A computed fold for a 108-nucleotide RNA from a Gemmatimonadota bacterium, annotated as c-di-GMP-I riboswitch aptamer.
Lineage of the source: Bacteria > Pseudomonadati > Gemmatimonadota.

[in-house]
RNA sequence: CUGCGACAAAGGCACCCCCGCCGAAAGACGGGUCCGCAAAGCCACGAGGCUUAAGCGCUCGCACACGGCUCUCCCGCCGCCGAUCGCCAUGCCAGUCGAGCCGCCGAU
Numbered sequence: 001c002u003g004c005g006a007c008a009a010a011g012g013c014a015c016c017c018c019c020g021c022c023g024a025a026a027g028a029c030g031g032g033u034c035c036g037c038a039a040a041g042c043c044a045c046g047a048g049g050c051u052u053a054a055g056c057g058c059u060c061g062c063a064c065a066c067g068g069c070u071c072u073c074c075c076g077c078c079g080c081c082g083a084u085c086g087c088c089a090u091g092c093c094a095g096u097c098g099a100g101c102c103g104c105c106g107a108u
C1' cells in the first nucleotide's frame, strides 16, 4: 500500500417505543431508550420503496355566500366551493441495494 475484520483497544452511531417539535403526509429534528452497525460517515446519480400537498381528471353534493345564463324574481343549470376515488414528485427513505466521495484501529 492492497485486501481482510479479533468476544483486541480507544472512541463513534442509535432500531422499536415514549415525550417534545416541524410537516398535508411520507418523513425530519431534539431528548430518553439501546435493536443492532466496521462505514448505521457523506451523497438521491442508478435500481427500488414511501407519501400525494399543489395540479389534472371522474363522480357526488351544493346548506349559506358570491358570480354567470334567463327581461326581472322564484326555480333550475353552470362556475366557485366541499367530499370520495384515480393519476402525478417538484416531497422523502443513505438503518433496502449499487455507484461516487471521505475516514478510525490493526490480531489472524
Base pairs, nucleotide, nucleotide: 004106005105012037013036017032018031019030020029022027035095041101042100045098046097047096048093049092050091055087056086057085059083060082061081066079067078068077069076